[in-house]
Order: sequence, then C1' cells, then structure tokens
RNA sequence: GGUCCUGUAGCUCAGUGGAAGAGCGCUUGUUUCCGAUGCAAGAAGUCGUAGGUUCGAACCCUACCUGGAUCG
Repeated sequence: GGUCCUGUAGCUCAGUGGAAGAGCGCUUGUUUCCGAUGCAAGAAGUCGUAGGUUCGAACCCUACCUGGAUCG
C1' cells in the first nucleotide's frame, strides 16, 4: 500500500428503514443492629466523525478516523 471486519449506556453485547434495548455494574428506597442477598424505582446514549439518499437512517451510499485480520 490492497482487501475484509469492527465501532451502540461505565463494561459485555442485541437491534438491518418507522427512530434505542438487555445482562452486569451505578444511584435511591425497602428489608437489616450494620452489611450482603432479595424486592421496587431511577440515572446514564449527538448509535466513531462528516456529508449524501429518503417523508423518515443506528440500519442504505461515500469519504475519513479508531482497533483488528489477511495479502504483498
């Protein structure tokens, strides 16, 4: 340098066009003498960046960036 893959909550990952979810973690309440466990509630996202297509984009297209695989 060429080709391909990956990027979504603090972490691990779903979601393939009608607009964002799970598990773990975190916070609060309850329970307890205090914790842990259990139960209930909640917070946390410009979906890597910038453009484009579309009535509508995490999802389709293009470029770039990050990490990885492979070929030379």

Transfer RNA from Coemansia mojavensis, 72 nucleotides, folded computationally. Its mean pLDDT, the model's own confidence on a scale to 100, is 83. The same sequence occurs in records of 10 taxa. It matches the Rfam family "tRNA". By type it is a transfer RNA. Taxonomically the source falls in Coemansia (Eukaryota, Opisthokonta, Fungi, Kickxellomycotina). The RNAcentral record of the sequence draws on ENA and Rfam.